Predicted 3D model of a 479-nucleotide part of an RNA (small-subunit ribosomal RNA, 3' major domain) from a metagenome. Its Rfam family is "Bacterial small subunit ribosomal RNA". Gene Ontology terms of the family: ribosome and structural constituent of ribosome.

[in-house]
Context: one part of a larger RNA
């Protein structure tokens, strides 16, 4: 000096507490242990692994199995020899890949000796490895934690390690800031400069927008126009305890203050100090060393990765009347779209399938928003709740839906009647509920994830106790 303590002071955090709403039961989806298997490919594993890498496992992807093949290889670069334009087309075998041949062509300059250019074969010379080792590594990234912390020059102190500063008294979200003081002063972190929302203003007016003025139509800004609102998207403006009151030396704190769209960090995002965990990742990618070379490379076919007594996360749908069935009616916000999104129309009960516009998009489409609202119906039941499983019959992608795809119609109609002990999330436009988009992507196993708007609470007395943490101090046989 630091760690630690069922020692002690002080503070914070959805940490308890007050709430509301789940998970632990119940079927399925989805990872994951396991156990199985020819193979179920490899890594994540307490917090910080387990809807995680994977933002798409039918072949491909693949890395694993099996079995059929190739050996300078599946890529590019170079030397040297030999053919020959190159390419095209095709037959035999074969699951293919591959092996073994046919056909047909005959670049370009030339001093006709040759010489460039391609490309194949043969041989050299660099291959190849998703094979070890993340405890040799860079690079990335998790966590503690957006917690307030980590140092340092120089000076002072003390034999030294080390301390002081950064510790005291107040204050903050905050080593934020004031006073003090042997310390003066900087550095990295915090705050602030970014960017998104909340208000106005000015400039700009299409393809958005219509207030007034015209036309026109069954009816649409549908057209002449019009820049007045929305709105787009640049540019300023605005908020700072700045102003009044009261406490304070000051920092700063109180207030139904006052003005103000917004008040005391207005909301919300990007930003993660010194460092820990030998933390993760040699499978993205690089890469030391190692091991492998007729195989631990590489090509194909096929089947794994999707299996199932079971045990465990994460989730979706319920269990019903605040409902569930029917018809009727409104009001979004982010994205997408030309190997595409499709307006209508027409066939099908129905997924769709056929004709067909318009759109490289503020123009045109996906696009129905649902929950809501208004009607009719069901009456408390394992049902008109709930749909899992299962039978038949269809669509579409895709060479190919047997293992292993979504989707529709009929039919069937499990299990479940609010779920021990335990547990987990949220403090406000959140929780709950609702329903759009998108990446991936042929299609899809998505109920995942990322974003987007509708409707829209209840509770906090308070810090005793649980966890986690920051500062000061104490004890220690611990480093």
């Nucleotide at each position: 000096u630091g760690a630690c303590g069922g020692g002690g002071g002080u503070c914070c955090g959805c940490a308890c507490a007050a709430g509301c709403g789940g998970u632990g039961g119940a079927g399925c989806a989805u990872g994951u242990g396991g156990a199985u298997u020819a193979a179920u490919u490899c890594g994540a594993u307490g917090g910080u692994a387990c809807g995680c890498g994977a933002g798409g496992a039918a072949c491909c992807u693949u890395a694993c199995c099996u079995g059929g093949g190739c050996u300078a290889g599946a890529a590019u670069g170079u030397g040297u020899a030999u053919u020959g334009a190159c390419a095209a087309u095709u037959u035999g075998u074969g699951a293919a890949a591959g092996c073994a041949g046919a056909u047909c062509u005959u670049c370009c300059c030339u001093u006709c000796g040759g010489g460039g250019g391609c490309a194949a074969u043969a041989u050299g010379c660099a291959a190849g490895g998703u094979g070890c080792u993340g405890c040799a590594u860079g690079g990335c990234u998790g966590u503690c934690g957006u917690c307030a912390g980590c140092u340092c020059g120089u000076g002072c102190c003390g034999u030294g390690a080390g301390g002081u500063g950064u510790u005291g008294g107040g204050u903050u979200a905050a080593g934020u800031c004031c006073c003090g003081c042997a310390a003066c002063g900087a550095g990295c972190g915090c705050a602030a400069c970014c960017c998104c929302u909340a208000u106005c203003u000015u400039u700009a007016g299409u393809u958005g927008c219509c207030a007034g003025c015209g036309a026109g139509u069954a009816a649409u800004g549908u057209c002449g126009g019009g820049a007045a609102c929305u709105c787009u998207a640049a540019a300023g403006a605005a908020a700072c305890u700045g102003c009044c009151u009261g406490c304070g030396c000051a920092a700063g704190c109180a207030g139904u203050g006052a003005g103000g769209a917004a008040g005391g960090a207005g909301g919300g995002g990007a930003c993660g100090a010194c460092g820990u965990c030998a933390a993760g990742u040699c499978a993205u990618c690089a890469u030391g060393g190692c091991c492998u070379u007729u195989a631990u490379g590489c090509c194909c076919a096929g089947g794994g990765c999707u299996a199932c007594a079971c045990a465990c996360g994460u989730g979706c749908u319920a269990c019903a009347a605040u409902g569930g069935g029917c018809g009727g009616u409104a009001c979004a916000g982010a994205g997408g779209g030309u190997c595409g999104c499709u307006a209508u129309c027409c066939a099908g009960c129905a997924a769709u399938g056929g004709a067909a516009u318009g759109c490289u998009a503020a123009u045109c489409c996906c696009u129905a928003a649902a929950a809501g609202c208004c009607g009719c119906u069901c009456u408390c039941a394992g049902u008109u709740c709930g749909g899992a499983u299962c039978g038949g019959a269809g669509u579409c992608u895709g060479c190919a839906a047997c293992u292993c795809g979504a989707c529709u119609c009929c039919g069937u109609g499990a299990a479940g009647c609010u779920g021990g002990a335990a547990u987990c999330g949220c403090u406000a436009g959140u929780a709950a509920u609702c329903g759009c988009a998108g990446a991936u992507c042929a299609g899809c196993a998505a109920c995942g994830c990322u974003g987007c708007g509708g409707u829209g609470a209840a509770u906090a007395c308070g810090u005793u106790c649980c966890c986690g943490g920051a500062c000061c101090u104490u004890g220690u046989a611990c480093a």